[in-house]
Context: one part of a larger RNA
RNA sequence: UCCGGCGAGUUGCUUGGUACAAGCAAGGAUAAGUGCAGGGUUUACGCUUUGCACGCAUCCGUAGCGAAAGCGAGUCCGAAAGGGCGUUCAGUUUGUAUCAGCAGACCCGAAGCCAAGUGAUCUAUGCCUGGACAGGGUGAAGUCUCCUUAAUCGGAGACGGAGGCCCGAAGCGUUAACCGUUGAAAAGGUUCUGCAUGAGCUGGGUAUAGGGGUGAAAGGCCAAUCGAACUUGGUGAUAGCUGGUUCUCCCCGAAAUAGUUUUAGGGCUAGCCUGGUAAUUUAAGGAUGUGAGGUAGAGCACUGGAUAAUAUAGGGGGUGUAACCCACCUUCCGACGUUAACCAAACUCCGAAUGCUCAUCUGUACAUUACUGGAGUCAGUGCGUGGGGGAUAAGCUUCAUGCGCAAGAGGGAAACAGCCCAGACCGUCGACCUAGGUCCCAAAAUAUAUGCUAAGUGGUAAAGGAUGUGGAAUAUCUUAGACAGCUAGGAGGUUGGCUUAGAAGCAGCCAUCCUUUAAAGAGUGCGUAACAGCUCACUAGUCAAGAUGUUCUGCGCCGAAAACUCUCGGGGCUCAAGCAUAUUACCGCAGUCACGGAUUUGAAGAUAGUUUACUAUCUUUGAGUGGUAGGGGAGCGUUCAUAAUGCAGUGAAGGCAUACCGUGAGGAGUGCUGGAGCGUUAUGAAGUGAGGAUGUCGGA
Numbered sequence: 001u002c003c004g005g006c007g008a009g010u011u012g013c014u015u016g017g018u019a020c021a022a023g024c025a026a027g028g029a030u031a032a033g034u035g036c037a038g039g040g041u042u043u044a045c046g047c048u049u050u051g052c053a054c055g056c057a058u059c060c061g062u063a064g065c066g067a068a069a070g071c072g073a074g075u076c077c078g079a080a081a082g083g084g085c086g087u088u089c090a091g092u093u094u095g096u097a098u099c100a101g102c103a104g105a106c107c108c109g110a111a112g113c114c115a116a117g118u119g120a121u122c123u124a125u126g127c128c129u130g131g132a133c134a135g136g137g138u139g140a141a142g143u144c145u146c147c148u149u150a151a152u153c154g155g156a157g158a159c160g161g162a163g164g165c166c167c168g169a170a171g172c173g174u175u176a177a178c179c180g181u182u183g184a185a186a187a188g189g190u191u192c193u194g195c196a197u198g199a200g201c202u203g204g205g206u207a208u209a210g211g212g213g214u215g216a217a218a219g220g221c222c223a224a225u226c227g228a229a230c231u232u233g234g235u236g237a238u239a240g241c242u243g244g245u246u247c248u249c250c251c252c253g254a255a256a257u258a259g260u261u262u263u264a265g266g267g268c269u270a271g272c273c274u275g276g277u278a279a280u281u282u283a284a285g286g287a288u289g290u291g292a293g294g295u296a297g298a299g300c301a302c303u304g305g306a307u308a309a310u311a312u313a314g315g316g317g318g319u320g321u322a323a324c325c326c327a328c329c330u331u332c333c334g335a336c337g338u339u340a341a342c343c344a345a346a347c348u349c350c351g352a353a354u355g356c357u358c359a360u361c362u363g364u365a366c367a368u369u370a371c372u373g374g375a376g377u378c379a380g381u382g383c384g385u386g387g388g389g390g391a392u393a394a395g396c397u398u399c400a401u402g403c404g405c406a407a408g409a410g411g412g413a414a415a416c417a418g419c420c421c422a423g424a425c426c427g428u429c430g431a432c433c434u435a436g437g438u439c440c441c442a443a444a445a446u447a448u449a450u451g452c453u454a455a456g457u458g459g460u461a462a463a464g465g466a467u468g469u470g471g472a473a474u475a476u477c478u479u480a481g482a483c484a485g486c487u488a489g490g491a492g493g494u495u496g497g498c499u500u501a502g503a504a505g506c507a508g509c510c511a512u513c514c515u516u517u518a519a520a521g522a523g524u525g526c527g528u529a530a531c532a533g534c535u536c537a538c539u540a541g542u543c544a545a546g547a548u549g550u551u552c553u554g555c556g557c558c559g560a561a562a563a564c565u566c567u568c569g570g571g572g573c574u575c576a577a578g579c580a581u582a583u584u585a586c587c588g589c590a591g592u593c594a595c596g597g598a599u600u601u602g603a604a605g606a607u608a609g610u611u612u613a614c615u616a617u618c619u620u621u622g623a624g625u626g627g628u629a630g631g632g633g634a635g636c637g638u639u640c641a642u643a644a645u646g647c648a649g650u651g652a653a654g655g656c657a658u659a660c661c662g663u664g665a666g667g668a669g670u671g672c673u674g675g676a677g678c679g680u681u682a683u684g685a686a687g688u689g690a691g692g693a694u695g696u697c698g699g700a
């Protein structure tokens, strides 16, 4: 991991709630217990069970009000007025269903807490009694002898044999490295290494026990268990937590919010769902009218912000004067004003659209409202719109509002909960369409018409840049010849004046005239030390028909760097299969339609049953039938019991196979196997349905 068996809402109780059924009914019911009859068991006594009767304790109801005395269809408060609660409505007992409460209370799951015991054969420490420690080294005290001294002291030698002394086996330990890590081993092996006469090692015996021991102290050790051992019990501890919770079909169908909570991943009440009963036409939506409001926008009338101009008060500076007052001046600053142009969530002289309130009409939906039984939900999420926070960041966060997903399948977007289209009862080799598409992959146009694009733009991006190219507008010039090219001219006063070493069109400053002309600036650029020189403006000729500038706009270009050919789904496409506009045809969903069928429900009708009521069936007609949590309804199957009725060695149950029936759970038939029991109908009772629980037991 697989297969098979087992495996989770049960049972009891409650002067419980509600619904339904039955009995009796202004009443209803008995409890413990007793008696009688029957059954089971026993030798018997007795025990137990079923039915009936008794049992009037007690409980609910029949009257309420008041704190109470008490009064009573009333009563209480009050001086009264008036007000509160009542006076109308049948209950009660049992059963069934469901929910709640108390119990382990759907099942499995802690770490733990407490009690009583068992442990010191491991290990810690103490005590008693034993054992062992090769060999070598060092050489304390002391003693003796000698030297020395007046004598001590002191010195030398010998003997001696001390030590938590040294080296090093046994023994005891374990420093480092490597190996081992499903090991040879639940702590080891190899090499290295410490102690090795001692606070040393060790055998046997003995003592200390769980909030206790023991501890040269590490929370160490106390039998592979220690920040409180182990065993059993309390015990099915508790678990607002995780996991699991077993057959079918039908109807409806949520929430992820508010308030509150030692509350925030849990509750409670409300909201939203569902079943029942009752009432009503009230609901949503629509039309018309009605009213409140201060948002979007706008505005500057207030509150603030903020720019410029202008004039002034005022200030700064200067001049006059010996100085003050004062007067005058000002490339300065400048309030309040005036003019012009602006900004605001906490500004408003204004002011919508929507939405909201109310009224009338419409609107008949499994709509609304009331009461009542049962819930689930309290982690939401994406997108559009209006805001706050953030950086007008986030697949960010927090509100409001709408739609989706959640709980929604199908088609499209290559793939893709939340985007676009569209809401799946079932069947059909059927039809029409939506979004989106029609060259091939791949269903349908290599469609039509007119343009655009040359960038593979399409098939990612900005500021910014550019004689890319199409369209439109506008201005100017133009056969009296434009624009471009070519030929020729481009002069004189004059080297204008000033400045300057020089300044002659061309360093700089000022002025910028006149003349000759077809035209020619007191000069556009290059150039020179300054001149010179080249050129331009401007003019003529030649040529010959459009030229030049600006603005708006369509499609493109550059700007443009990432790890796979990797940003069209691919092939491939410009002879568009790209873009724009227009047109026609086709494809395309579980949408819609058609045909057949099933089922829920409303209305009308018929038939049958039946005591009105109601139930069942059929016909016609209308509306429905996605669905998680969850509510409701109807069924299938398993085991057993009771009653009836059947099958079976001419083959029961079980097994294998199978093209039958039923919407389904499921149910038959037949063949083979098997070899002894098993069905059907009705009713009842449950140890009643497995794929999941790191389930449990067995097997592979």
Stems, first nucleotide, its partner, number of pairs: 001700006011103004016099009027060003033054009064071002074085004106244002109241001113234006124208008133198001135167003138163001142159006171195003176191004210226001212222003247635006257270005271377002273374007281365001285362005291356001297350001298348002303344003307340004314333002316330005380405010410421003425597004430593003436587003439571003445584001447583006458573001464558002468555010485542005491515003496510003521536001525534002598625012636689001638686010654673005660667002